Molecule: transfer RNA
Organism: Insectozyma verbasci
RNA sequence: GCUUCUUUAGCUCAGUUGGUAGAGCACCAGAUUGCAAAUCUGUUGGUCCCUGGUUCGAUUCCGGGAGGAAGCU
Numbered sequence: 001g002c003u004u005c006u007u008u009a010g011c012u013c014a015g016u017u018g019g020u021a022g023a024g025c026a027c028c029a030g031a032u033u034g035c036a037a038a039u040c041u042g043u044u045g046g047u048c049c050c051u052g053g054u055u056c057g058a059u060u061c062c063g064g065g066a067g068g069a070a071g072c073u
């Protein structure tokens, strides 16, 4: 330098044909316990990397940029 993949909650990740987003763990609260741990129940938490475009409508499609990973030279 070229090619491909990837970026979504604090962490690990779903999100298949475009219709204002979810799981597990964690955090918090409650139940239980003499106190904890474990277990059970509930809640909170996201400008979906940035920017522009297409569209009535974009995490999803297109262009550019940024971070990360792999391969080729």
Stems, first nucleotide, its partner, number of pairs: 001072007010025004019056001028042004049065005